[in-house]
RNA sequence: GAGAACGUGGCUCAGUUGGUAGAGCAACGGACUUUUAAUCCGUAGGUCGUGGGUCCGAGUCCCACCGUUCUCA
Numbered sequence: 001g002a003g004a005a006c007g008u009g010g011c012u013c014a015g016u017u018g019g020u021a022g023a024g025c026a027a028c029g030g031a032c033u034u035u036u037a038a039u040c041c042g043u044a045g046g047u048c049g050u051g052g053g054u055c056c057g058a059g060u061c062c063c064a065c066c067g068u069u070c071u072c073a
Base pairs, nucleotide, nucleotide: 001072002071003070004069005068006067007066010025011024012023013022019056027043028042029041030040031039049065050064051063052062053061
């Protein structure tokens, strides 16, 4: 320098043909327990890497940029 994949709660990841953003773990509160752990119940936490475009409607489609990883030179 060229190409490809990926970027979604604190972490690891889902999200189907474009139609109200979810799970597990972690955090917080409660129950249970002499206490801790375990178990059970509940709560909060995201404007989906950034900026545009298309569309009635975008995490999803298109473009540019940023970051990470890989391949080639």
Molecule: transfer RNA
Organism: Planctomycetaceae bacterium